[in-house]
The prediction has a mean pLDDT of 75. Predicted 3D model of RNase P RNA and transfer RNA as a complex of 464 nucleotides. It holds a member of the Rfam family "Bacterial RNase P class A". Rfam describes the family as follows. Ribonuclease P (RNase P) is a ubiquitous endoribonuclease, found in archaea, bacteria and eukarya as well as chloroplasts and mitochondria.
RNA sequence: GGAGUACGCUGGAUGACCGCGCUAGCGCUCGUUGCGCCGGCGAGGAAAGUCCGGGCUUCACCGGGCAAGGUGCAGGAUAACGUCCUGUCGGGGCGACCCGAAGGAAAGUGCCACAGAAACAAACCGCCCGCCGCAUGCCUGGGUAUUCCGAGGCGGCGCGCGGGUAAGGGUGAAAUCGCGAGGUAAGAGCUCACGGAGCGGCGCGAGAGCGACCGCUCGGGUAAACCCCACCUGAAGCAAGAUCGCUCGACGCGUCCUGAGCUUGGCAAGGGACCGGACGGCCCGUCCGAACGAGCAACAUCGCACGAGGCGCGCGGCGACGCGCGCCCCAGACAGAUGGUCAUCGCCGGCCUCGGCCGGUACAGAAUCCGGCUUACAGGCGUGCUCCGCUU
RNA sequence: GCACCGCUAGCUCAAUGGUAGAGCAGUUGACUCUUAAUCAAUUGGUUCGGGGUUCGAGUCCCUGGCGGUGCA
Numbered sequence: 001g002g003a004g005u006a007c008g009c010u011g012g013a014u015g016a017c018c019g020c021g022c023u024a025g026c027g028c029u030c031g032u033u034g035c036g037c038c039g040g041c042g043a044g045g046a047a048a049g050u051c052c053g054g055g056c057u058u059c060a061c062c063g064g065g066c067a068a069g070g071u072g073c074a075g076g077a078u079a080a081c082g083u084c085c086u087g088u089c090g091g092g093g094c095g096a097c098c099c100g101a102a103g104g105a106a107a108g109u110g111c112c113a114c115a116g117a118a119a120c121a122a123a124c125c126g127c128c129c130g131c132c133g134c135a136u137g138c139c140u141g142g143g144u145a146u147u148c149c150g151a152g153g154c155g156g157c158g159c160g161c162g163g164g165u166a167a168g169g170g171u172g173a174a175a176u177c178g179c180g181a182g183g184u185a186a187g188a189g190c191u192c193a194c195g196g197a198g199c200g201g202c203g204c205g206a207g208a209g210c211g212a213c214c215g216c217u218c219g220g221g222u223a224a225a226c227c228c229c230a231c232c233u234g235a236a237g238c239a240a241g242a243u244c245g246c247u248c249g250a251c252g253c254g255u256c257c258u259g260a261g262c263u264u265g266g267c268a269a270g271g272g273a274c275c276g277g278a279c280g281g282c283c284c285g286u287c288c289g290a291a292c293g294a295g296c297a298a299c300a301u302c303g304c305a306c307g308a309g310g311c312g313c314g315c316g317g318c319g320a321c322g323c324g325c326g327c328c329c330c331a332g333a334c335a336g337a338u339g340g341u342c343a344u345c346g347c348c349g350g351c352c353u354c355g356g357c358c359g360g361u362a363c364a365g366a367a368u369c370c371g372g373c374u375u376a377c378a379g380g381c382g383u384g385c386u387c388c389g390c391u392u
Numbered sequence: 393g394c395a396c397c398g399c400u401a402g403c404u405c406a407a408u409g410g411u412a413g414a415g416c417a418g419u420u421g422a423c424u425c426u427u428a429a430u431c432a433a434u435u436g437g438u439u440c441g442g443g444g445u446u447c448g449a450g451u452c453c454c455u456g457g458c459g460g461u462g463c464a
């Protein structure tokens, strides 16, 4: 000097004038509403998408099971998480570093199109063995036999039968661990050397795991298919919900049997069966026999702005983060304010007479509040590290 | 604001993880004096974008975009 990588910060500044929302104080006002004066505050790193998690609220709550949904290497952080940190393993990069839904396919089921014999226990071609059949080339010996007949052996052939074989062929995304040697009728981890994978043991580690050691084994893929294992989850959401009204309807405390007891007319505690209701997915089980339902009007107040809050310093921790001290108060509604103009400066682009002129200045915008993730974003600044080239 | 659903040819809709199809529309030809109807043939697809799982994705998973519905 060039190329790259990780992390953090920033997201125009100042002033004047005119407006808008909320609001402390003071004044007018009997008071409310309102008005005036003077102050204060007034969008973001993503306020967005609503993809996760929690606070909070209402409903349900005696318990169990099933179903449904989610998460998935280990240890930690946290209110919690699918987030974050530190590690492990696998993959990528020369490297700094980056990426990973990363449990189980040896519990079971399903699927694996086309091609191929076969897609999970399979023989199409090929190789080998046996039997049967055909023909008879050679040899042996027999029937009086170079010729005909039949027997045995070696060899040959078969759209034949039975069996062995996963070495070879070809198909496919994928074909039973790879390669070589031995071995065999032919073959095969059948055996051996080298290498690979899985399980168990041993050693190390808190663990995921690691190991040059020992033993056994060689079982296709797919779980973002069902499923199994482990763990988590009650449901709905601030339009949740709370407070402040009126009217109408329904119900009249279920039915049957039995019956302690009593004033003998009957009344009846209790028990059993049935029926109905509640347990906002279903079942068991439990409880109850009196609970309520609908409509209209209105949109006021609260929820709702002090919070897992912010900033600074110190300490602990590799880190995420935690603890202590000090300072600060910091948007909030009619689903509705947060703006406009001018001046000076900054940044970017263009033009030229080198000092000005013109144009632009990202993404976007609170609505119950927080912690994350993801997505959009003109640019600018800082720090650590890596690789290459040159110089010394 | 909160919750939920959908997106496939010009339009309306299909498709069990295995070559993306049907009806209408369009184009061409036949029939007809001509048009319509009818018959025959034919064109037309980034399955909303991107990424992942898988041998293979319209379909399964994640993440964005657009459109729609419900709730005081």
Base pairs, nucleotide, nucleotide: 001388002387003386004385005384006383007382008381009380010379012345013344014343015342016341017340018339020042021041022040023039025037026036027035028034044363048374049373051372052371053370054369055368056237057236058235059234063284064283065282066281068233069232070231071230072229073087074086075085076084077083088102089100090099091098092097103228104227108226109225110222111221112220124169125168126165127164128163129162130161131160132158133157134156137154138153139152140151142149143148177195178194180192181191182190196218197217198216199215200214201213202211203210204209241302242301243300245296246295247294248293249292254274255273256272257271258270261267262266275289276288277287278286279285309328310327311326312325313324314323315322316321346361347360348359349358350357351356352355393463394462395461396460397459398458399457402416403415404414405413410447418434419433420432421431422430440456441455442454443453444452